[in-house]
Context: one part of a larger RNA
RNA sequence: UGACGGGGGCCCGCACAAGCGGUGGAGCAUGUGGUUUAAUUCGAAGCAACGCGCAGAACCUUACCAGCUCUUGACAUCCAAAGUACUUUCCAGAGAUGGAAGGGUGCCUUAGGGAACUUUGAGACAGGUGCUGCAUGGCUGUCGUCAGCUCGUGUCGUGAGAUGUUGGGUUAAGUCCCGCAACGAGCGCAACCCUUGCCCUUAGUUGCCAGCAUUCAGUUGGGCACUCUAAGGUGACUGCCGGUGAUAAACCGGAGGAAGGUGGGGACGACGUCAAGUCAUCAUGCCCCUUAUGACCUGGGCUACACACGUGCUACAAUGGCAAAAACAAAGGGUCGCAAAAUGGUACAUGAAGCUAAUCCCAAAAAAAUUGUCUAAGUUCGGAUUGCACUCUGCAACUCGAGUGCAUGAAGUUGGAAUCGCUAGUAAUCGUGGAUCAGCAUGCCACGGUGAAUACGUUCCCGGGCCUUGUACA
Numbered sequence: 001u002g003a004c005g006g007g008g009g010c011c012c013g014c015a016c017a018a019g020c021g022g023u024g025g026a027g028c029a030u031g032u033g034g035u036u037u038a039a040u041u042c043g044a045a046g047c048a049a050c051g052c053g054c055a056g057a058a059c060c061u062u063a064c065c066a067g068c069u070c071u072u073g074a075c076a077u078c079c080a081a082a083g084u085a086c087u088u089u090c091c092a093g094a095g096a097u098g099g100a101a102g103g104g105u106g107c108c109u110u111a112g113g114g115a116a117c118u119u120u121g122a123g124a125c126a127g128g129u130g131c132u133g134c135a136u137g138g139c140u141g142u143c144g145u146c147a148g149c150u151c152g153u154g155u156c157g158u159g160a161g162a163u164g165u166u167g168g169g170u171u172a173a174g175u176c177c178c179g180c181a182a183c184g185a186g187c188g189c190a191a192c193c194c195u196u197g198c199c200c201u202u203a204g205u206u207g208c209c210a211g212c213a214u215u216c217a218g219u220u221g222g223g224c225a226c227u228c229u230a231a232g233g234u235g236a237c238u239g240c241c242g243g244u245g246a247u248a249a250a251c252c253g254g255a256g257g258a259a260g261g262u263g264g265g266g267a268c269g270a271c272g273u274c275a276a277g278u279c280a281u282c283a284u285g286c287c288c289c290u291u292a293u294g295a296c297c298u299g300g301g302c303u304a305c306a307c308a309c310g311u312g313c314u315a316c317a318a319u320g321g322c323a324a325a326a327a328c329a330a331a332g333g334g335u336c337g338c339a340a341a342a343u344g345g346u347a348c349a350u351g352a353a354g355c356u357a358a359u360c361c362c363a364a365a366a367a368a369a370u371u372g373u374c375u376a377a378g379u380u381c382g383g384a385u386u387g388c389a390c391u392c393u394g395c396a397a398c399u400c401g402a403g404u405g406c407a408u409g410a411a412g413u414u415g416g417a418a419u420c421g422c423u424a425g426u427a428a429u430c431g432u433g434g435a436u437c438a439g440c441a442u443g444c445c446a447c448g449g450u451g452a453a454u455a456c457g458u459u460c461c462c463g464g465g466c467c468u469u470g471u472a473c474a
Base pairs, nucleotide, nucleotide: 001474002473003471004470005469007468008467009466010465011464012463013462015458016457019422020421021420022419023418026314027313028312029311030310031309032308033307034305035304042053043052064300065299066298067297069295070294073125077124078123079121080120081119082118083117086103087102088101089100090099091098092097107114108113127289128288130287132285136283137282138278139277140276141274143272148187149186150185151184152183153182154163155162156161167178168177169176193266194265195264196263199233200232201231202230203229204228207224208223209222212221213220237260240254241253242252243251244250316415320374321373322372323371324370332362333361334360337355338354342350343349344348381412386407387406388405389404390403391402392401428450429449430448431447432446433445434444
């Protein structure tokens, strides 16, 4: 100087407390361990691995296994020779591949040749998701959006170092004020950026409709007031008033205001810590393989199942289930696409209008409200499992997809010890869209609808910041 203390003081955080809803019990989905296996590819491991890499494993992906094959190679550059390239058909084979028969003489040209492409040959070389994340770059997690981390000069100390950065107040903040052997400065904080909340200006189609006509319908004429859209601006600064305070910084209350003290949300992550994670995104040193640890193909596996754990979904019901019928969104996506009307129907099929989209389509929002019914039961709760019959995607749904109808109708009556999230348009609850994607979501990312309770307080648990003290620790 740090680190540590079941030392002290001050302070903060959904850290506790006060509340609301869960997890832990059930069934299923999904990830992991273990076990099994020819293989169940590899990585991730307390918080910070475990719906994680994977924004989507039937083939492909795919790295794994078995079998069949190749050896200048599936891919790149160089050399030589030949041929246009390319394409059609047949045979063998699981296919990779092997064999056979045709069609085809191209492009540029200075007429020498050149640019592609294919085949053959030789070697230089290719190739490796092989090893090492404890050789690395890059990227990322975490402490933590915590308020800290440092430097120059000066001063003090023999020195390591100290001072500044401590102190008195204050703040979300090393934020600001005052004091002070310090005076300044840098990286962080804040602000500048995006979005949302009020208003104004400009603009008025594909958007809107107050008044005037018109219609089944903003449908049409008309209009751009309003809504909205999207570009620019205004606005909030403790600016004003009162009180407290050291006359400071600031705090408390109030006015005005759409908004008040960082208005809400996001992006943004200091010096560093964990030899944290990643050699399997990529790049890369060293080592290793080179008729194989490289490459092609078929099939299988990653989907196994005495069990254990994590994360979710659905429930156990009446604040509910079922039935009827005429409510109200936002944000997205669409041409190898979204697909209306109509018809048959359960998934869906037929069909084809419109749309490169503020125009058309996906598209029905659902919970809610209204009416009826069920009457406390393993039920008109719950839907697992299983049988039969189908639908769709796709060369192909056996291993191993999703969906539909009929039938079947497990467990489950609110969950031990323990444990998680959340402070407001939040929790809870209800639907909607998107990426990936042929098909496949209870996951992920986004969107809106309905919409709470509680916070006395900081004694205690956890994490963190500052000062101080002890130490046989570094």